Formats: sequence, C1' cells, structure tokens
RNA sequence: GCCUCAGUAGCUCAACCCGGCAGAGCUCCUGUUUUGUAAACAGGUGGUUACGAGUUCAAAUCUCGUCUGGGGCU
Repeated sequence: GCCUCAGUAGCUCAACCCGGCAGAGCUCCUGUUUUGUAAACAGGUGGUUACGAGUUCAAAUCUCGUCUGGGGCU
C1' cells in the first nucleotide's frame, strides 16, 4: 500500500442479511428477607448505535467518506 471483519448501556453481546417503538445477561441503585453481610426475590436507573454526509415518509440497519482496533496479502 491492498483486501477483509468489527465499533450499539459501566462490561460481554443481540437486533443489521430482509429499513418500521433500541434489547438481553452481568454490574449499579432501591425495597423485601437477615442480628449483619452474601444469596434469593420484586422493582428501577442506564444509549449522540465510533464520527460526518447522502438516500428515504422513516436509518443501528442501505450508500459514500473519515477515525480506531483485529486478521490476511505484498
């Protein structure tokens, strides 16, 4: 230099292919329970979908560019 994959909640990842309310588990917070803690149970908080632009009634999803990281080729 070229090719390819990935970037979504504090963490690990779905949803993408086939555009239509942004989700799960863990964490965290509150409550119940306990002498107390943990566990268990109930409830709750948490998002510029890496960034910018385009297409569209509508974009996490499609298109283009940029950035970062992994892998491959030279």